Source information
The RNA shown here (transfer RNA) has 73 nucleotides and comes from a Minisyncoccales bacterium. Rfam family: tRNA. Rfam classes the family as a transfer RNA. RNAcentral holds the sequence, with entries from ENA.
RNA sequence: GCCGGUGUAGCUCAGUGGUUAGAGCAGGGUCUUCAUAAGGCCAAGGUCGUCGGUCCAAAUCCGACCACCGGUA
Numbered sequence: 001g002c003c004g005g006u007g008u009a010g011c012u013c014a015g016u017g018g019u020u021a022g023a024g025c026a027g028g029g030u031c032u033u034c035a036u037a038a039g040g041c042c043a044a045g046g047u048c049g050u051c052g053g054u055c056c057a058a059a060u061c062c063g064a065c066c067a068c069c070g071g072u073a
């Protein structure tokens, strides 16, 4: 240089066009307990890597770029 993959919450991931973007863990509050742990409940936390394009509608499709991983001469 070329080819491929990945990028979504603090972390690990799901969601592969359709009207509110989710789960688990972590962190916060609360209930329970003499207290702690465990457990239950509640809320918060996201410009879906960036910028453009297609579409009535894009996390999802297309292009470029960025980061990381792998392959190849």
Stems, first nucleotide, its partner, number of pairs: 001072007010025004018056001028042004049065005